Predicted 3D model of a 487-nucleotide part of an RNA (small-subunit ribosomal RNA, 5' domain) from an uncultured prokaryote. Rfam family: Bacterial small subunit ribosomal RNA. Its family is annotated with structural constituent of ribosome and ribosome in the Gene Ontology. The RNAcentral record of the full RNA draws on ENA.

Context: one part of a larger RNA
RNA sequence: AGCGAACGCUGGCGGCAUGCUUAACACAUGCAAGUCGAACGAAGGCCCGGAGCUUGCUCCGGAUACCUUAGUGGCGGACGGGGGAGUAACGCGUGGGAACCUGGCCUAGAGUGGGGAACAACCAUUGGAAACGAUGGCUAAUACCGCAUACGCCCUUAGGGGGAAAGGCUUCGGCCGCUCUUAGAUGGUCCCGCGUCUGAUUAGCUAGUUGGUAAGGUAAUGGCUCACCAAGGCGACGAUCAGUACUGGUUUGAGAGGAUGAUCAGCCACACUGGGACUGAGACACGGCCCAGACUCCUACGGGAGGCAGCAGUGGGGAAUAUUGGACAAUGGGGGAAACCCUGAUCCAGCAAUGCCGCGUGAGUGAAGAAGGCCUUAGGGUUGUAAAGCUCUUUCAACUGUGAAGAUUAUGACUGUAACAGUAGAAGAAGCCCCGGCUAACUCCGUGCCAGCAGCCGCGGUAAUACGGAGGGGGCUAGCGUUGUUC
Numbered sequence: 001a002g003c004g005a006a007c008g009c010u011g012g013c014g015g016c017a018u019g020c021u022u023a024a025c026a027c028a029u030g031c032a033a034g035u036c037g038a039a040c041g042a043a044g045g046c047c048c049g050g051a052g053c054u055u056g057c058u059c060c061g062g063a064u065a066c067c068u069u070a071g072u073g074g075c076g077g078a079c080g081g082g083g084g085a086g087u088a089a090c091g092c093g094u095g096g097g098a099a100c101c102u103g104g105c106c107u108a109g110a111g112u113g114g115g116g117a118a119c120a121a122c123c124a125u126u127g128g129a130a131a132c133g134a135u136g137g138c139u140a141a142u143a144c145c146g147c148a149u150a151c152g153c154c155c156u157u158a159g160g161g162g163g164a165a166a167g168g169c170u171u172c173g174g175c176c177g178c179u180c181u182u183a184g185a186u187g188g189u190c191c192c193g194c195g196u197c198u199g200a201u202u203a204g205c206u207a208g209u210u211g212g213u214a215a216g217g218u219a220a221u222g223g224c225u226c227a228c229c230a231a232g233g234c235g236a237c238g239a240u241c242a243g244u245a246c247u248g249g250u251u252u253g254a255g256a257g258g259a260u261g262a263u264c265a266g267c268c269a270c271a272c273u274g275g276g277a278c279u280g281a282g283a284c285a286c287g288g289c290c291c292a293g294a295c296u297c298c299u300a301c302g303g304g305a306g307g308c309a310g311c312a313g314u315g316g317g318g319a320a321u322a323u324u325g326g327a328c329a330a331u332g333g334g335g336g337a338a339a340c341c342c343u344g345a346u347c348c349a350g351c352a353a354u355g356c357c358g359c360g361u362g363a364g365u366g367a368a369g370a371a372g373g374c375c376u377u378a379g380g381g382u383u384g385u386a387a388a389g390c391u392c393u394u395u396c397a398a399c400u401g402u403g404a405a406g407a408u409u410a411u412g413a414c415u416g417u418a419a420c421a422g423u424a425g426a427a428g429a430a431g432c433c434c435c436g437g438c439u440a441a442c443u444c445c446g447u448g449c450c451a452g453c454a455g456c457c458g459c460g461g462u463a464a465u466a467c468g469g470a471g472g473g474g475g476c477u478a479g480c481g482u483u484g485u486u487c
Stems, first nucleotide, its partner, number of pairs: 001486003005483005012359006018352002020317001025315003029312003034075003039072002042069004047062007082270001084268001091196008100188002105184001108181005113147001115145002122137006153162003167176003197243003204234003209231005215225002246266003249260004272293005295306004323349001325348003331345001332343004362392004372383004396428001398423005406414001431476005436457003442471005452459002
């Protein structure tokens, strides 16, 4: 000098930051990922007419303008948010490289013809305590499957062979889509050089191991996998094993260097523990699926449900760390043609002197140097212009009124906030540590190697500037000390 600090005493205001460093311990409750009716069938509501009447409900028919939605379908749930367990590794940092993929966006070209069969919803029957099903029947689509066509595309023995589509809305102008191909952008995958902690009280390690050939697999290279062949490969320039765990930065320091990796940003890995794949442009997927395990809960004992290292919050651990708040107004994200919906991302508010910065707790005058306290050589000294008194001011806080910007023309959670004006009155606002030397600051009383102090040296056994109290003084100040830790 620094701190994500804690503890003790004390505590007025504001701005900006920061706030589980420990148990990647277990979690009650609520919310955190939906959206589209302009892809689709259907049901209900609303509206109109009629009938029955119990006079506000029941039935029947219509209309399709509007609203609501369980289901099919599309896009998004791979982003955003979290914590750092694992990993000594091409994980990270930096500089190169190629055998690759890329939804949405964007460039350019071509096309969007004609058919079919189903499955949910629904209806009927039915199993189960529940979770959830089973059977039969009906139906739509931008869901599914053929046929036709193919500039460019893919395969090829270069002869040839193969492969597509979907419509919706409309003011009839068009708009949003769909299919194939193509240049890009963005994002990602893979490979390599160099750098990347400690221990030798870890010296040998390795059979898919090292290389080759053929094949498989992948978007793609490759022992990535497999069959055969060879016997290699790594290691005192530290292999293997064990412990610890990235970077930009932060902090200290004149620098070199040391320590560190909170907040913010980049990458990686993880999502109760272990394993696996499915879907998809993208996952081997935090709030998806399957299996196993531990734990918790429900049960009619047959069987089921769950995963806060999302935001709040609870228990536990701990010296120690906040509200079960408001709003989508702004910035961004998802869906939608749009209106709009969702968004614990985000923006705000609440709590905490946790830190940094700013302000205040009054100003001037005032000697009878008051009283009181303390000391005293008893004269006096000191507290001390300090107080009182007199003359003023009103920052901040309080109250009253006005009242922004952030939002464009509309929309403001914050918020009647910031700011401005006015009213009253010195009024509501000072503590903590130290005073032997280091080290700024001294006397008295009490105690008597006791009680105690202490960072080091050391104080205390009857005159203690070192213990305890008082007066006085020194330092810092809404803080001051102590402890811990780094340089």